[in-house]
Context: one part of a larger RNA
RNA sequence: GCCUACGAGUUAGUCAUCACCAGCGAGGUUAAGUACUUCAGGUACGUAAGCCGAAGCGAAAGCGAGUCUUAAUAGGGCGCUAAGUUGGUGGUGCUAGACGCGAAACCUUAGUGAUCUACCCAUGAGCAGGCUGAAGGUUUGGUAACACAAACUGGAGGGCCGAACCGAUAUACGUUGAAAAGUGUCCGGAUGACUUGUGGGUAGGGGUGAAAGGCCAAUCAAACUGGGAAAUAGCUCGUACUCUCCGAAAUGCAUUUAGGUGCAGCCUCAUAUGUUUUGUUCCAGAGGUAGAGCUACUGAUUGGAUGCGAGGGCUUCACCGCCUAUCAAAUCCGGAUAAACUCCGAAUGCUGGAACAUGAAAUAUGGGAGUGAGCCUGCGGGUGCUAAGGUCCGUAGACGAAAGGGAAAGAACCCAGACCAUCAGCUAAGGUCCCCAAUUAUAUGCUAAGUUGAUCAAACGCGGUGGAACUGCUUGGACAGCUAGGAUGUUGGCUUGGAAGCAGCCAUUCAUUUAAAGAGUGCGUAACAGCUCACUAGUCGAGCGGUUCUGCAUGGAUAAUACACGGGCAUAAGCAUAUAACCGAAGCUAUGGGAUUGUUGAACAAACAAUCGGUAGGAGAGCAUUCCAUUCAGUGUCGAAGGUGUGUCGUAAGGCAUGCUGGAGCGUAUGGAAAAGCAAAUGUAGGC
Numbered sequence: 001g002c003c004u005a006c007g008a009g010u011u012a013g014u015c016a017u018c019a020c021c022a023g024c025g026a027g028g029u030u031a032a033g034u035a036c037u038u039c040a041g042g043u044a045c046g047u048a049a050g051c052c053g054a055a056g057c058g059a060a061a062g063c064g065a066g067u068c069u070u071a072a073u074a075g076g077g078c079g080c081u082a083a084g085u086u087g088g089u090g091g092u093g094c095u096a097g098a099c100g101c102g103a104a105a106c107c108u109u110a111g112u113g114a115u116c117u118a119c120c121c122a123u124g125a126g127c128a129g130g131c132u133g134a135a136g137g138u139u140u141g142g143u144a145a146c147a148c149a150a151a152c153u154g155g156a157g158g159g160c161c162g163a164a165c166c167g168a169u170a171u172a173c174g175u176u177g178a179a180a181a182g183u184g185u186c187c188g189g190a191u192g193a194c195u196u197g198u199g200g201g202u203a204g205g206g207g208u209g210a211a212a213g214g215c216c217a218a219u220c221a222a223a224c225u226g227g228g229a230a231a232u233a234g235c236u237c238g239u240a241c242u243c244u245c246c247g248a249a250a251u252g253c254a255u256u257u258a259g260g261u262g263c264a265g266c267c268u269c270a271u272a273u274g275u276u277u278u279g280u281u282c283c284a285g286a287g288g289u290a291g292a293g294c295u296a297c298u299g300a301u302u303g304g305a306u307g308c309g310a311g312g313g314c315u316u317c318a319c320c321g322c323c324u325a326u327c328a329a330a331u332c333c334g335g336a337u338a339a340a341c342u343c344c345g346a347a348u349g350c351u352g353g354a355a356c357a358u359g360a361a362a363u364a365u366g367g368g369a370g371u372g373a374g375c376c377u378g379c380g381g382g383u384g385c386u387a388a389g390g391u392c393c394g395u396a397g398a399c400g401a402a403a404g405g406g407a408a409a410g411a412a413c414c415c416a417g418a419c420c421a422u423c424a425g426c427u428a429a430g431g432u433c434c435c436c437a438a439u440u441a442u443a444u445g446c447u448a449a450g451u452u453g454a455u456c457a458a459a460c461g462c463g464g465u466g467g468a469a470c471u472g473c474u475u476g477g478a479c480a481g482c483u484a485g486g487a488u489g490u491u492g493g494c495u496u497g498g499a500a501g502c503a504g505c506c507a508u509u510c511a512u513u514u515a516a517a518g519a520g521u522g523c524g525u526a527a528c529a530g531c532u533c534a535c536u537a538g539u540c541g542a543g544c545g546g547u548u549c550u551g552c553a554u555g556g557a558u559a560a561u562a563c564a565c566g567g568g569c570a571u572a573a574g575c576a577u578a579u580a581a582c583c584g585a586a587g588c589u590a591u592g593g594g595a596u597u598g599u600u601g602a603a604c605a606a607a608c609a610a611u612c613g614g615u616a617g618g619a620g621a622g623c624a625u626u627c628c629a630u631u632c633a634g635u636g637u638c639g640a641a642g643g644u645g646u647g648u649c650g651u652a653a654g655g656c657a658u659g660c661u662g663g664a665g666c667g668u669a670u671g672g673a674a675a676a677g678c679a680a681a682u683g684u685a686g687g688c
Base pairs, nucleotide, nucleotide: 001688002687003686004685005684006683011096012095013094015093016092017091018090019089020088021087022086023085024084027052028051029050033045034044035043036042056063057062066078067077068076069075099238100237102235106228107227108226110225111224112223118202119201120200121199122198123197124196125195126194127192129161130160131159132157136153137152138151139150140149141148165189166188167187170185171184172183173182204220206216207215208214241622242621243620244619245618246617251264252263253262254261255260265371266370267368268367269366270365271364272363273362276360278357279356280355281354282353283352284351285350291344292342293341298338299337302334303333304332305331309327310326311324312323313322314321374399376397377396378395379394380393381392382391383390404415405414406413419593420592421591422590424589425588426587430583431582432581433567434566439580441579442578443577444576445575446574453569460555461554464552465551466550467549468548469547470546471545472544473543481539482538483537484536485535487512488511489510492506493505494504518533522531523530594612595611596610597609598608599607600606623677625674626673627672628671629670630669632667634666635665642661643660644659645658646657647656648655649654
C1' cells in the first nucleotide's frame, strides 16, 4: 500500500414539549397488588388511592370570573370569554459515558521496586614495570657547645612515566547498526577524595545527589502497577444505501467574549389569516447628501484701496506736530475655500394613498435547523501614501453553494442559470488565414513603429506623416538657389590703455546718397581689418510661408538564460468608420420522455399552466441486510445458500433469469423488531 472482517446519534426514564394516529370526553386514566382465566399483548377488581384537566388572583388572611394594588367604584398587573386526558409512533430537549476514537494531567488511609543507578554500612579483593628521592638516621668535616656542610643510608608523596583496571578528549565509521550508545585511532587517571566482589540500608512530593533537575530497573520538573474511569476536551479527525422538493449564513446586540455561546436576522415543515406581497405610473409628504454658494452665518484665505492702532525716525523742557520700501484692526473693490459652514439645493432612496400588473410572493403561531472566520468586482466614502491581492462601512452583482460558452491558461470579469435524451434549428458574449467552427467579405481612410493585433505607461521633446480651419506673400514674378550691391557724415556721443556696427552706458538710433543698405543679425580682431545677415537689383518661372485644432506613429521606455502572439501577416490576418453574411453555449426553439406543484376533474385517469443547479440544513418517498409472526398444502440432492460469468428489467438504491462451481438448506406476500448499509477516523485485527 492493497484485500477481507470489524468500526460511530443507541438504550433507559410512571421526565418535558410538539406533530400525527387511536380511545373516551367536562372529564380522562389506573399503579403496586388481588381474583378469574381459553395462560394471553387476556378479563374484572384495586375507586370515597394517586395524577392531569375543568378558575383565577394575592406574600397571606381571603375573595372569586374576577382578584391584587389603593382612600378610590380611577388607573394599572395577572386572569375570564378557545377541551382535555390516556395510550401508541415520530421529531427535539433534559438526566445518564449519550454519535465514535483521542489527551497532557489530578486523586487514592491501595500496592511494587535500590538485581540498573545515587549515597551509606559491614566484610573481602586488586593495582606489570620503570623514575624521582622528603623527613629521619649513620659517618666524616665543623663549632666553646649548638648551628651548618658533604657523602652514604633511608624510602615519603591525593609525586612522575606507563600496562592491567577505571574513564571518555578529538575525529572517522556506524545511524532499517554487529550494538535501543558500539567500533577504530587518539586521549585522562592509574597508592588513591582509587577501583571492585559479596551481603545489607534509604521509596515517590519521597529517597539519593563533589548539584547536571542528575539518578531511583532502556521510564523522571515528581517512578511503575491497580483503582476513581468510558476523568474532562468550547479542540482535531471520522461518521457507512438511493431518489425527490425547498434551500441558507459568514450580520446586529450581549458575553472572563472574540475559532465558543444566548436572543434576533436569514432556511425549512405544519397550521391559521386571505390580498395584507412585489413592481410600474400618478399624487401627497418628511429630509439637507451630490452640486452650488458665501457682502447669508462660522472658520480658514489672497491681491489692491483706505489706514484705527503699534514699531522706527525727526523735533520739543513738555504737550502738540511731521515723516515712513515696517506690522496692521475695521471698511470698500476683486479672487478663491470647508467632513464636523449653509442664503440655497437635486437625482435616487424612504413613508402614505390611488390605478394597473403580479397572484401565498406576505404576515402570525408552533416543530426542526444551520450560520454568527467570508471573499472578489463596480459605485459612494473613512483610514493608509486618492499605496497594497491592505483595512473599516454603505450599496449592487458574483463566488461561497454554479456547471456551460468567451477572456491562451484563471473561484469572483463578459455571456448565460445544467430534469433526461437527440449525428435537428436560431442566437448571446466572443469571433470568421491555419491550429479552430465561421468572410483570405465589401467600402473608405490611416499607420511603417512589427507600433499594434492579450496588460498599464506620464511630464516633456519631435520639419515622422494624414486631415481641418484661419491667415500672409505671389506672373506688377513670390519662396529657395545663383550673380551683384550692402555706401557716406562716422572711429555717433560717453566710457576706456583701447572700444572704429558688434565689452558696457546714452539716445530725437539722426541725417545724406540711393534700386537698396541697421549709428547694425551673427562670427571675428588687443583695437582695426576680414567673413556674413537684414535690405535691394538681376536671373529663374509657380506656387511659397505662418498660427491653431486634430488622427496615427516616434523618443522618453530599466529586472534578473531566450520569447508573453503558435505559424505567419506590410493595399494586414493591424487601427478607425460603415455595411452584409456566417460561426458560436447545457441560453431559446424543435421532437420524445420523466418528476414536482397548482387549476379543472369522482380519480395519483386525462388536459392545461408553471416549475425541476445547489453546500450547511429542513421536509418527503423508497431500496437492501439479519431476526420474528402469519402466509403461499412456496421451493430444494432432477441440486438450496454462497462463489464466478452472461443476459435482461427498473429514474436510482437494486431486482429477475440463466451457464459453470458448490453440496444443504432457502425464499414469496403482509406486518413487526433492529448489533440494519463503509473509502476515508496517522481507524482495529488478519492476510498478501
This is a predicted structure of a 688-nucleotide part of an RNA (large-subunit ribosomal RNA, domain II) from a metagenome.
It matches the Rfam family "Bacterial large subunit ribosomal RNA". Rfam links the family to the GO terms structural constituent of ribosome and ribosome.